[in-house]
RNA sequence: CUCUUAUCGAGAGGGGUGGAGGGAUCGGCCCUGCGAAACCCCGGCAACCAAGUUAGUCGGAUGGUCCACGGUUAGGUGUCCUUCUCAGCCAACCGGCCAUCUAUGGUGCCAACUCCGCCAAGCCACUGCUGUCAAUGGUGGCUUGAAAGAUGAGAG
Numbered sequence: 001c002u003c004u005u006a007u008c009g010a011g012a013g014g015g016g017u018g019g020a021g022g023g024a025u026c027g028g029c030c031c032u033g034c035g036a037a038a039c040c041c042c043g044g045c046a047a048c049c050a051a052g053u054u055a056g057u058c059g060g061a062u063g064g065u066c067c068a069c070g071g072u073u074a075g076g077u078g079u080c081c082u083u084c085u086c087a088g089c090c091a092a093c094c095g096g097c098c099a100u101c102u103a104u105g106g107u108g109c110c111a112a113c114u115c116c117g118c119c120a121a122g123c124c125a126c127u128g129c130u131g132u133c134a135a136u137g138g139u140g141g142c143u144u145g146a147a148a149g150a151u152g153a154g155a156g
Base pairs, nucleotide, nucleotide: 001156002155003154004153005152006151007150008149013042014041015040016039017038021031022030023029026117027116028115043110044109045108047107048106049105050104051102052101054099056097057096058095059094060093062091063090064089065088071084074082075081076080114148119145120144121143122142123141124140125139126138127137128136
């Protein structure tokens, strides 16, 4: 840099250096000499990945175990007993899923919904044209989708 994919209405700032820009782009609207960007220090947040905590749930295999019922191997035996097996229950283990907590590791982030809009569709309101309606045009609002962008994860 490119591709794939998930998410983007939550959250979280002080100091120092610096000295005029910043909010990606364009338009708007904001932030900013009560100090922008950038860099440094400290602090914080918790979106993603990893790791772990706790709870639930599902599955696996293991062990233990009682009653009833059923089946059944073997034996004793004689209408009963022992044994075996299945189901149930319990225990710890392993794995999956969901939730939760932790800031430990890797990224990321700490004005405003990604600050809003841009393109398309739908709906609503007002309005131009018109004798009137419709169609059509304009403006605004709402909703949905896209585009673009950002961040993570994976790949090239």
Molecule: SAM riboswitch aptamer (S box leader)
Organism: Anaerolineales bacterium UBA6131